Predicted 3D model of a 267-nucleotide part of an RNA (large-subunit ribosomal RNA, domain VI) from an Ilumatobacteraceae bacterium. Model confidence (mean pLDDT): 86 of 100.
Context: one part of a larger RNA
RNA sequence: CGAAGGAGUGUUGAGGAAGGCUGUCCCUAGUACGAGAGGACCGGGACGGACGUAGCUCUGGUGUGUCAGUUGUCCUGCCAAGGGCACCGCUGAUUAGCCACCUACGGAAGGGAUAACCGCUGAAAGCAUCUAAGCGGGAAGCCCGUUCCAAGAUGAGCACUCCCAUGCGGUUAACGCAGUAAGGCCCGUGACGAGACCAUCACGUUGAUAGGCCGGAGGUGGAAGAGUGGUAACACUCGUAGCCGACCGGUACUAAUCGGCCGAGGG
Numbered sequence: 001c002g003a004a005g006g007a008g009u010g011u012u013g014a015g016g017a018a019g020g021c022u023g024u025c026c027c028u029a030g031u032a033c034g035a036g037a038g039g040a041c042c043g044g045g046a047c048g049g050a051c052g053u054a055g056c057u058c059u060g061g062u063g064u065g066u067c068a069g070u071u072g073u074c075c076u077g078c079c080a081a082g083g084g085c086a087c088c089g090c091u092g093a094u095u096a097g098c099c100a101c102c103u104a105c106g107g108a109a110g111g112g113a114u115a116a117c118c119g120c121u122g123a124a125a126g127c128a129u130c131u132a133a134g135c136g137g138g139a140a141g142c143c144c145g146u147u148c149c150a151a152g153a154u155g156a157g158c159a160c161u162c163c164c165a166u167g168c169g170g171u172u173a174a175c176g177c178a179g180u181a182a183g184g185c186c187c188g189u190g191a192c193g194a195g196a197c198c199a200u201c202a203c204g205u206u207g208a209u210a211g212g213c214c215g216g217a218g219g220u221g222g223a224a225g226a227g228u229g230g231u232a233a234c235a236c237u238c239g240u241a242g243c244c245g246a247c248c249g250g251u252a253c254u255a256a257u258c259g260g261c262c263g264a265g266g267g
Stems, first nucleotide, its partner, number of pairs: 001152001005163007015149004021049007033038001051106005059100004066093005071086006110144003117137004164266001166178004183262004187204005209255003212251005218244003225238005
């Protein structure tokens, strides 16, 4: 920009893409077969490998403004307690999130038409012949079936709902301009989805969108200070203490204020 006024929501599926792998063991059955050795078809089941999709309950990894321990040095006048730097200084743990080594699931079943191939009936050619007419069976392959995208499918589809038939100019027609309707955008707060930007999604006081605060979960692992014991290092008690990023809730304290723009008049 189109899609025969302008919008919102939900859909159909032309078409396209993905997927399609495979092993071992058990039962049938030591059966059929075979002198024996050996050892099935068909059918049913269990457990795997690789690959793929999704997820974070478990396990594990990471977790650079979480907690603790600790070395050197500088600083806060000193003690104590802290702060900076040293790869996050190093070390031990670790929430959320993101991940795999973790977890769940998948390849199908089924239907149709077939290939090689196997057949039925059957002439040309009194026989024979799966083929010439006709009719069956038959693949991980083909077409459906499963998943995803999908009406720019310009062949532009369908359904429901909303807005309505102003003003000015005009050969009163096409059309142009203006203000509006439904609706949309800008703007702002953001992320459970979303994300390079954009977009998407949630929210904007008729409000829990983010921050703060409060509570909870969870992490660390027992703060500072004081008391007691010990010459001291240190230990114990007050005290499952203190501190705490993302997680789950609550609460308008702060910020989403006030606003602006676009947008039909219908072949």